Description
A computed fold for a 103-nucleotide RNA from Salibacter halophilus, annotated as SAM riboswitch aptamer (S box leader). The organism belongs to Salibacter, within Bacteria.
[in-house]
């Protein structure tokens, strides 16, 4: 690395390191030297499994998250406005993130 499901409008910080880009990819629109993204500790939210307890809603442990709905979008489809171009709304697909089995 790949294959198969499930979820993705909700939740949730501080410090130190470092030093220029990054928010996956198109396009756009933000975040950034008043230090981003990124590494660590430590706090935290709470989706999966997995044990135990249990009609109970709790503990432990195993990933995993903590800017913006996946941040909007990328393919197609219909509607509605302009009438030129394009712009708006529904739905759909494709991509990616994350548990969990498979191989």
């Nucleotide at each position: 690395a790949g294959c198969u499901u499930a979820u993705c409008a909700a939740g949730a910080a501080a410090g130190a390191c470092g030093g220029a880009g990054g928010g996956a990819c198109u396009g756009g629109c933000c975040c950034g030297u008043a230090g981003a993204u990124g590494u660590c500790u430590u706090a935290g939210c709470a989706a999966c499994c997995c044990a135990g307890a249990c009609u109970a809603g709790c503990u432990g442990g195993g990933u995993g998250c903590u800017a913006a709905u996946u941040c909007c979008u990328u393919u197609c489809u219909u509607c509605u406005c302009u009438a030129u171009a394009g712009a708006g709304a529904a739905g759909u697909u494709a991509a990616g993130a994350u548990g969990a089995g498979c191989a």